[in-house]
Context: one part of a larger RNA
RNA sequence: UUGGGCGUAAAGCGUACCGAUAGGUGGUUUAGAAAGUCAGAAGUGAAAUCUUAAGGCUUAACCUUGAGACUGUCUUUUGAAACUUCUAAACUAGAGGGGCAAAGAGGAAGCUGGAACGAACGGUGUAGUAGUGAAAUGCGUUGAUAUCGUUCGGAACACCAAUAGCGUAGGCAGGCUUCUGGGUGCCACCUGACACUGCUAGGACGAAAGCGUGGGGAGCGAUAAGGAUUAGAUACCCUUGUAGUCCACGCUGUAAACGAUGUACGUUCGGUGCUAGAGAGUAUCGACCCUCUUUGGUACCUAAGCUAACGCGUUAAACGUACCGCCUGGGGAGUACGGCCGCAAGGCUAAAACUC
Numbered sequence: 001u002u003g004g005g006c007g008u009a010a011a012g013c014g015u016a017c018c019g020a021u022a023g024g025u026g027g028u029u030u031a032g033a034a035a036g037u038c039a040g041a042a043g044u045g046a047a048a049u050c051u052u053a054a055g056g057c058u059u060a061a062c063c064u065u066g067a068g069a070c071u072g073u074c075u076u077u078u079g080a081a082a083c084u085u086c087u088a089a090a091c092u093a094g095a096g097g098g099g100c101a102a103a104g105a106g107g108a109a110g111c112u113g114g115a116a117c118g119a120a121c122g123g124u125g126u127a128g129u130a131g132u133g134a135a136a137u138g139c140g141u142u143g144a145u146a147u148c149g150u151u152c153g154g155a156a157c158a159c160c161a162a163u164a165g166c167g168u169a170g171g172c173a174g175g176c177u178u179c180u181g182g183g184u185g186c187c188a189c190c191u192g193a194c195a196c197u198g199c200u201a202g203g204a205c206g207a208a209a210g211c212g213u214g215g216g217g218a219g220c221g222a223u224a225a226g227g228a229u230u231a232g233a234u235a236c237c238c239u240u241g242u243a244g245u246c247c248a249c250g251c252u253g254u255a256a257a258c259g260a261u262g263u264a265c266g267u268u269c270g271g272u273g274c275u276a277g278a279g280a281g282u283a284u285c286g287a288c289c290c291u292c293u294u295u296g297g298u299a300c301c302u303a304a305g306c307u308a309a310c311g312c313g314u315u316a317a318a319c320g321u322a323c324c325g326c327c328u329g330g331g332g333a334g335u336a337c338g339g340c341c342g343c344a345a346g347g348c349u350a351a352a353a354c355u356c
Stems, first nucleotide, its partner, number of pairs: 003328004007310002012324001014205002017203002023197003027091007035084002037080007050068007094194001095191003098187004106180007113157001117153008128139002165172002210251006219245002224240004262323006270301012305312002329356003338349004
């Protein structure tokens, strides 16, 4: 390389989008073309080599002659038309649009609420309080802790709350308002294959931590200081407490960014829930409720099948198709060098020697 693989052994890009574009792949029907495809004919396919039959050197190797083969590929030509392709026309089951409807912590901005916490001031009140395994540092007669009142401040939203819901992922939760995205169900009105995947390059989003500028700062709290513990204790425990955590704008671009499971489509027994709809039955004045059917989502248990096993199992890791990404013994190493990006921290790309 071929191949075999990618939930857990090495291996699915963190995410979808712009997918307009390159590329690969592509629904149903009819007619035509004949590029792929198939068949016939002609040419070409040098000689040697190869196969075979005979012959010649004593035999063999070797040599000579005849015949065959020379797959594949190529050229010309005559046809075939199932499949792929192309052209033309049509269709509606894919896809998109339209109408109606319901759900939702989907996003952005603004306004606002109560509990808790802290501080300041005032009242009551007096000697402790805080903390721990035990202590001490700390706080307190300049009146603490406790308790009541007023004011101010920042951050987070108890109950509801769920194995629930929404979002492409990251993620999203007090309440209200405004603006706004997406999906779902039902109808089958419109378009008529408009579809799937998706590289390079470029752009978008992307937890936490971190960085820049300016604010903010209650609680918590890396670093730091002190008290303990200990042989030591650069820790675990305690008392403080800076950055940070919060906001605005800009960067960073990584995570066990996980379902450790790429996206899309089709096929394949059932059962039990939850969730958003639709339809039928029952019931009713009409509904709700209840029962059944069905579409979308979500969770569990399993048949077949798969799997090294664990397990997966209509939300597949089953059976198939299309396209992309990735892996190829351990260490060296996700490192060096180079390049690109970044204010920096660092990120992306990515070896080798050597060694087992």
Predicted 3D model of a 356-nucleotide part of an RNA (small-subunit ribosomal RNA, central domain) from a Candidatus Doudnabacteria bacterium.
It was read from a public genome assembly.
Rfam family: Bacterial small subunit ribosomal RNA. Gene Ontology terms of the family: ribosome and structural constituent of ribosome.
Its mean pLDDT, the model's own confidence on a scale to 100, is 82.